The part of an RNA shown here (large-subunit ribosomal RNA, domain II) has 685 nucleotides and comes from an uncultured bacterium.

Context: one part of a larger RNA
RNA sequence: GCCUGCGAGUUACCGUAUUUGGCGAGGUUAAGGGCCUGGAGGUCCGGAGCCGAAGGGAAACCGAGUCCGAAACGGGCGAAGAGUCGAAUGCGGUAGACCCGAAACCAAGUGAUCUAGCCAUGGCCAGGCUGAAAGAGGAGUGAAAUCCUGUGGAGGGCCGAACCUAAAUCCGCUGAAAAGGGUUGGGAUGAGCUGUGGCUCGGAGUGAAAGGCUAACCAAACUUGGAGAUAGCUGGUACUCUCCGAAAUAGCUUUAGGGCUAGCGUCGAUGAAUAUGUAUGGGAGGUAGAGCACUGGAUAGGUGCGGGCCCUUCACCGGGUACCAAUCUUAACCAAACUCCGAAUGCCGAUACAGGAAUCACGGCAGUCAGACGGUAGCUGAUAAGGGCGAUCGUCAAAAGGGAAAGAGCCCAGACCGCCGGCUAAGGCCCCGAAGGUGUGCCAAGUGGGAAAGGAAGUAUGAUUGCAAAGACAGCCAGGAGGUUGGCUCAGAAGCAGCCACACCUUUAAAGAGUGCGUAACAGCUCACUGGUCGAGUAGUGAUGCGCCGAAAAUGUAACGGGGCUAAGCACACCGCCGAAGCCGCGGGAUUAUGCUGUUAGCAUAAUCGGUAGGAGAGCAUUGUAUGUACGGAAGAAGCAUGCUUGAGAAGGUAUGUGGACGGGAUACAAGAGAGAAUGCAGGC
Numbered sequence: 001g002c003c004u005g006c007g008a009g010u011u012a013c014c015g016u017a018u019u020u021g022g023c024g025a026g027g028u029u030a031a032g033g034g035c036c037u038g039g040a041g042g043u044c045c046g047g048a049g050c051c052g053a054a055g056g057g058a059a060a061c062c063g064a065g066u067c068c069g070a071a072a073c074g075g076g077c078g079a080a081g082a083g084u085c086g087a088a089u090g091c092g093g094u095a096g097a098c099c100c101g102a103a104a105c106c107a108a109g110u111g112a113u114c115u116a117g118c119c120a121u122g123g124c125c126a127g128g129c130u131g132a133a134a135g136a137g138g139a140g141u142g143a144a145a146u147c148c149u150g151u152g153g154a155g156g157g158c159c160g161a162a163c164c165u166a167a168a169u170c171c172g173c174u175g176a177a178a179a180g181g182g183u184u185g186g187g188a189u190g191a192g193c194u195g196u197g198g199c200u201c202g203g204a205g206u207g208a209a210a211g212g213c214u215a216a217c218c219a220a221a222c223u224u225g226g227a228g229a230u231a232g233c234u235g236g237u238a239c240u241c242u243c244c245g246a247a248a249u250a251g252c253u254u255u256a257g258g259g260c261u262a263g264c265g266u267c268g269a270u271g272a273a274u275a276u277g278u279a280u281g282g283g284a285g286g287u288a289g290a291g292c293a294c295u296g297g298a299u300a301g302g303u304g305c306g307g308g309c310c311c312u313u314c315a316c317c318g319g320g321u322a323c324c325a326a327u328c329u330u331a332a333c334c335a336a337a338c339u340c341c342g343a344a345u346g347c348c349g350a351u352a353c354a355g356g357a358a359u360c361a362c363g364g365c366a367g368u369c370a371g372a373c374g375g376u377a378g379c380u381g382a383u384a385a386g387g388g389c390g391a392u393c394g395u396c397a398a399a400a401g402g403g404a405a406a407g408a409g410c411c412c413a414g415a416c417c418g419c420c421g422g423c424u425a426a427g428g429c430c431c432c433g434a435a436g437g438u439g440u441g442c443c444a445a446g447u448g449g450g451a452a453a454g455g456a457a458g459u460a461u462g463a464u465u466g467c468a469a470a471g472a473c474a475g476c477c478a479g480g481a482g483g484u485u486g487g488c489u490c491a492g493a494a495g496c497a498g499c500c501a502c503a504c505c506u507u508u509a510a511a512g513a514g515u516g517c518g519u520a521a522c523a524g525c526u527c528a529c530u531g532g533u534c535g536a537g538u539a540g541u542g543a544u545g546c547g548c549c550g551a552a553a554a555u556g557u558a559a560c561g562g563g564g565c566u567a568a569g570c571a572c573a574c575c576g577c578c579g580a581a582g583c584c585g586c587g588g589g590a591u592u593a594u595g596c597u598g599u600u601a602g603c604a605u606a607a608u609c610g611g612u613a614g615g616a617g618a619g620c621a622u623u624g625u626a627u628g629u630a631c632g633g634a635a636g637a638a639g640c641a642u643g644c645u646u647g648a649g650a651a652g653g654u655a656u657g658u659g660g661a662c663g664g665g666a667u668a669c670a671a672g673a674g675a676g677a678a679u680g681c682a683g684g685c
Base pairs, nucleotide, nucleotide: 001685002684003683004682005681006680011095012094013093014092015091016090017089018088019087020086021085022084023083026051027050028049032045033044034043035042036041055062056061065077066076067075068074098236099235101233105226106225107224108223109222110221116200117199118198119197120196121195122194123193124192125190127159128158129157130155134151136149137148138147139146163187164186165185167184168183169182170181171180202218204214205213206212239619240618241617242616243615244614249262250261251260252259253258263368264367265365266364267363268362270361271360272359274358276354277353278352279351280350282348283347289341290339291338295335296334297333299331300330301329302328306324307323308321309320310319311318371396372395373394374393375392376391378389379388380387401412402411403410416588417587418586419585421584422583423582427578428577429576430563431562432561436575437574438573439572440571441570442569448565454549455548458546459545460544461543463541464540465539466538467537475533476532477531478530479529481506482505483504486500487499488498512527516525517524589609590608591607592606593605594604595603596602597601620674622671623670624669625668626667627666629664631663632662639658640657641656642655643654644653645652646651
């Protein structure tokens, strides 16, 4: 891991609701007893007790009333007749109470054969090195100290096996081993190592102290018991079909992943009048917008209280100011906690119409209290987030089908079953891949098929302005002068370093006291301006459509799903088609309502039939019991295997083979009553 078997809402009592049965203003016995019986049992007694038939008050007490009270005011609770005893079912309570699961707590015991420390008594430490004290001999001295030589053999001394250890690294890590092996290392006469016997233990021991060790997991050992501890937590909880179908919110909570009540679901019997939509007219309100009348903010101008600074004065006065600036005023603004104003929606109640029971009340049973994304109006955040928060609508949750390449929450659309029939939705119609064409424009970027500020004689179409046959624009030819080198400045300043006037006069077709280049300064080249040549448009501004640049990312094209496309792209217009579990057609089923009938079931018509938690209903199968039964069975029971067949399904029937002795049908009843999951349990492989 697979297979087979086992494996979870039970039982007792109490309460409550529903269904059903007995009796009924009553209902009912308990313990116990008599009789019968093969027997759990049957039957008859037993009225103690319990519930109900009267309530109100704290009570005395009164009583269809009573209590409060001074009250005949008022008001509260009552009265105007249904219960009770069984059974079944739903749910609650008390019990382990659907099953499995702790970490732990307490008690009584068992452990120091492992290990920690201690006690008693034994054992062990190759070999080598060093050479303390002290004694001796000698030197030395007044005597010493001291020195030399040798003897000696000290030391938690030195090197290093056994022995003990475990610092580094490699291997081992379903190991050779539940702690080892290799290489290297530390101690090795000591606080040494070790044998045997003994002592100390569970909040206790022992500990050169690591929370270490106390029999291979010790921040409190192990065994048994309390014990089925408790678990607001996790997991699991077994056949079928039918009808309906949620919630992820509010309030409170030592509450926040748990509860309680309400909300939302379902079922029941009854009662009431409804729910909802549209129209009309009425009402409450202060949002969007707007506004500046209030409260505040904020800009500029006018006015200039007051202040600053300067001058003046002995002081008071006074004067000046291009500084700040109140009030008032002009103009233009801003505001969730501003409002002189003020919608659209939504909300409330009324009337009419539509509508059809979708609404409300009462009772039984729930589940839900982690919601998610999308649209809209907001707050928060950074006008970030697949962010957080509340509101409103939708979808998912609990919804399959078609589309969006793929994709809970987007778009279309809500699957009772069958059909090799039809029509459509979203979205599509060159090929993959069902279905396409026409017309007129646009795009040239593979734009389409990702992106901003910003940039650009891209291109198309409107608008508008200047110039132009009295000849424009561009090119070419020619002129572009004189006073004058304007004045000043300056070394110089001559159109062209700078300053001044800016504007001069003259000759002119025209020509600036000069547009740029240039020179040290001149010169020189240009421009403005003018003529000629040429012969038709030219130069701007603004708007719109589509395109261009801006444009760098990590495995591989990779920013159309792909191929590929210049239409198979974009815009507009038109006509077709494809396309879903939608709609229609045909056949079948179920539920509900209504009607009918040959009334306990049929028929007809209509509507309905996605579904998690959950509510309600109807069934199938398994084991046993009771009562029946023409029951079946060696001419082959149950069981097993395969095939055929019936039913909407759980399931049923039958044939053949196997098997070798029991088994079934009907109607009731009772349950150890249905397995794929629980890191389930046991066995097998």